[in-house]
This is a predicted structure of a 489-nucleotide part of an RNA (small-subunit ribosomal RNA, 5' domain) from an uncultured bacterium. The RNAcentral record of the full RNA draws on ENA and SILVA. The coordinates come from a structure-prediction model, not an experiment, and the mean pLDDT is 90.
Context: one part of a larger RNA
RNA sequence: GAAUCAACGCUGGCGGCGUGCCUAACACAUGCAAGUCGAACGAGAAAGUGGGGGCAACUCCAUGAGUAAAGUGGCGACCGGGUGAGUAACACGUGACUAACCUACCUUCGAGUGGGGAAUAACUUCGGGAAACCGAAGCUAAUACCGCAUAAGUCCGGAAGGAGAAAGGCGCAAGUCGCCGGGAGAGGAGUCCGCGGUCGAUUAGCUAGUUGGUGGGGUAAAGGCUCACCAAGGCAAAGAUCGAUAGCCGGCCUGAGAGGGCACACGGCCACACUGGCACUGAAACACGGGCCAGACUCCUACGGGAGGCAGCAGUGGGGAAUCUUGCACAAUGGGGGAAACCCUGAUGCAGCGACGCCGCGUGAGCGAUGAAGCCCUUCGGGGUGUAAAGCUCUUUCGACAGGAACGAUAAUGACGGUACCUGGAGAAGAAGCUGCGGCUAACUACGUGCCAGCAGCCGCGGUAAUACGUAGGCAGCAAGCGUUGUUC
Numbered sequence: 001g002a003a004u005c006a007a008c009g010c011u012g013g014c015g016g017c018g019u020g021c022c023u024a025a026c027a028c029a030u031g032c033a034a035g036u037c038g039a040a041c042g043a044g045a046a047a048g049u050g051g052g053g054g055c056a057a058c059u060c061c062a063u064g065a066g067u068a069a070a071g072u073g074g075c076g077a078c079c080g081g082g083u084g085a086g087u088a089a090c091a092c093g094u095g096a097c098u099a100a101c102c103u104a105c106c107u108u109c110g111a112g113u114g115g116g117g118a119a120u121a122a123c124u125u126c127g128g129g130a131a132a133c134c135g136a137a138g139c140u141a142a143u144a145c146c147g148c149a150u151a152a153g154u155c156c157g158g159a160a161g162g163a164g165a166a167a168g169g170c171g172c173a174a175g176u177c178g179c180c181g182g183g184a185g186a187g188g189a190g191u192c193c194g195c196g197g198u199c200g201a202u203u204a205g206c207u208a209g210u211u212g213g214u215g216g217g218g219u220a221a222a223g224g225c226u227c228a229c230c231a232a233g234g235c236a237a238a239g240a241u242c243g244a245u246a247g248c249c250g251g252c253c254u255g256a257g258a259g260g261g262c263a264c265a266c267g268g269c270c271a272c273a274c275u276g277g278c279a280c281u282g283a284a285a286c287a288c289g290g291g292c293c294a295g296a297c298u299c300c301u302a303c304g305g306g307a308g309g310c311a312g313c314a315g316u317g318g319g320g321a322a323u324c325u326u327g328c329a330c331a332a333u334g335g336g337g338g339a340a341a342c343c344c345u346g347a348u349g350c351a352g353c354g355a356c357g358c359c360g361c362g363u364g365a366g367c368g369a370u371g372a373a374g375c376c377c378u379u380c381g382g383g384g385u386g387u388a389a390a391g392c393u394c395u396u397u398c399g400a401c402a403g404g405a406a407c408g409a410u411a412a413u414g415a416c417g418g419u420a421c422c423u424g425g426a427g428a429a430g431a432a433g434c435u436g437c438g439g440c441u442a443a444c445u446a447c448g449u450g451c452c453a454g455c456a457g458c459c460g461c462g463g464u465a466a467u468a469c470g471u472a473g474g475c476a477g478c479a480a481g482c483g484u485u486g487u488u489c
C1' cells in the first nucleotide's frame, strides 16, 4: 500500500447493490417451516337458518352438506432449507472403469388388463387408564390384501423344461386418467481404480479378518463385506503406525509474476441433525421437523406412567469485542399433491434493522473590501482567519410537501407499493466531520505545564521560553466518513 464475515472511539444527509453469531455442534418459551388427492374407498357431523307440533321444557322435518373433522388407500415427505461437529478418508478434485450394479416419477417402443376369494380401519357396544393411549366383541369398502388363469418379451436352466402379472376411476358417449410385465432413453445414484492437495521422527516399527486362497452366506452389485477351513502373509524411511490440526473444491485476497494466505457470501460434492447404537418402510434413508433401544437434560403426572429435541424461519437466555424482524406475499421463479379448480411451500420473491462493505449523489453557484466584527499572532507598525461572512444576483440536485403513476403478467392474477419514476409549487432552505502538523510524513505559532501531567508505530519528546504533553489560532490530509486495534499478502 492492498484486503477484511470485522470490532472499538468520535461523527453521521440520501440512494442503489451486496452483506450480517468467526464465540457455546450451548440450552431453548411461542408461532410457522410438508402436505395433497372425494375423479381410489367406506362412513359422515354440528352451530346457524327455514318450517311443523307443544303452555313450556322440548321434539320432528328440511337446509347447512355429502360440507367439516376423522379413517382406509395413493403419491410426496429421501427434494428444498440448516450447520461444519466429525473426517487426513477414494471424503474431495481430476481422469479412467463397471461384461460387477440399481433407478419411483418423465419420454419412447411394442405386449397385456380374464375370473374369483378372505379380511380390516373407520363405526357400534363393552372394558382399562390421571393422561399418553390401549384391549375385547361385532359390522363394512377399495386402485388395500391373497389365490386361479394367461405369458409376446422377462427371469432360471447346457437343454428339456420351469417360474412369475394386473385395478380400476371419471364420462351419456366418444374417450380420458390409470394398472401389469418387458425393451430403449433421459436424468439420478452405488461400487472400484490411477494421480493430486496439512504438520510432527522429541511418533519407527505396525497388522490377526490381519494378507491371500477354497467354499457357504449376504448385497442392486465386485470384494474378508461376513463366516468355516487352509496357507503365512500384508504395510513401512518414496515415512507405515501414532499424535496434532482440518470439511474438500470452483474460487477469494495479495503479488509484476513465481509464490504466499484464506475457505465468509454464491455454486458443486461430503458429513451431521441432543449423544451413541439399530433396523423398518421405500425406487432411493439407516431418514433434521419417522420409529426402536440406551444415555444426559427439560417438562407433565393421580407416582402407576408419559412427553420433547430450532446446526429450518423469526425469536429468547447464555457466551462474546461482536452479528438483524417473533414482518408481508405465494404476484413472480421453482417444488409437492391433484384430471382440474385449487391447496401447501419461513424454498423463494420482497420489505425491516446495522455506514458492515462497495459504488453514486448532496450539504449550493456567481459577484462581493487594500479586507467588517470576533478570535489568534505581533517587532504594536502590522499580519492571519479571508471572498470567508454580511450583502446583491441566481439555482433547487437530494430531502420534505402536493398531484399523477408503472414494467415485472402480451387474457385474469402484484406481496413489493401508491414503491420506482414523472410533474408541480416553496425555500439556501434540512445535511460535516475525523485524524494529524519533531524526523520518517503533507502541515507552526502562542499560552499552560515543568522528567510532573502526559505522548509514542520506530527514533524518541517532557527536569522554566517544549513546532513532540494539554488548550487555542492557523495549517495539512481524507471525507459521510475519519482514526485505532486484530488478521493476511
Stems, first nucleotide, its partner, number of pairs: 001489004006485005013361006019354002021319001026317003030314003035075003040072002048063006082272003092196004098190001102188002106185004112179002114148001116146002123138006154163003168177003198244003205235003210232008247269004251262004274295005297308004325351001327350003333347001334345004364394004374385004398430001401424004408416001433478005438459003444473005454461002